About this RNA:
A computed fold for a 73-nucleotide RNA from Ectocarpus sp. 6 AP-2014, annotated as transfer RNA. The coordinates come from a structure-prediction model, not an experiment, and the mean pLDDT is 80. RNAcentral records the identical sequence in 3 taxa. Its Rfam family is "tRNA". It is annotated as a transfer RNA.
RNA sequence: GAAAAAGUAACUCAGUUGGUAGAGUGCCGGUUUGUCAUGUCGGUGGUCGCGGGUUCAAAUCCCGUCUUUUUCG
Numbered sequence: 001g002a003a004a005a006a007g008u009a010a011c012u013c014a015g016u017u018g019g020u021a022g023a024g025u026g027c028c029g030g031u032u033u034g035u036c037a038u039g040u041c042g043g044u045g046g047u048c049g050c051g052g053g054u055u056c057a058a059a060u061c062c063c064g065u066c067u068u069u070u071u072c073g
Stems, first nucleotide, its partner, number of pairs: 001072007010025004019056001026044006049065005
């Protein structure tokens, strides 16, 4: 220098053909226990990397850009 993949909650990741963003773990509280852990119930938390475009409507389609990883040279 060229190509590809990835970026979504504090962390690990889903999200189908464009139609109100989810799970597990974590954290907080209740319950259970003599206490802790476990179990169980509830809650908490995200402008979907960033900026534009298309659309009635975009995590999803298009363009640009940033970061990380891999391959080629």